The RNA shown here (transfer RNA) has 72 nucleotides and comes from a marine sediment metagenome. Rfam family: tRNA. Rfam's curators write: Transfer RNA (tRNA) molecules are approximately 80 nucleotides in length.

RNA sequence: GGCCCCGUCGUCUAGUGGUUAGGACACAAGGUUCUCAUCCUUGUAACGAGGGUUCGAUUCCCUCCGGGGUCA
Numbered sequence: 001g002g003c004c005c006c007g008u009c010g011u012c013u014a015g016u017g018g019u020u021a022g023g024a025c026a027c028a029a030g031g032u033u034c035u036c037a038u039c040c041u042u043g044u045a046a047c048g049a050g051g052g053u054u055c056g057a058u059u060c061c062c063u064c065c066g067g068g069g070u071c072a
Base pairs, nucleotide, nucleotide: 001071002070003069004068005067006066007065010025011024012023013022018055027043028042029041030040031039048064049063050062051061052060
């Protein structure tokens, strides 16, 4: 350099055009407990950036950024 794949809460992940963007772990608060742990309830928190298509984009297209694979 060519080709291919990936990028969503702190971490892992679901979501193939109309969702309140969901779940698990973690974290915080409360309950339970003599205390801790466990368990229960609640809460905080996310679509890599910029354009385009569309009535509507996390989703489709282009460019860029970052990561990975492969060929030379």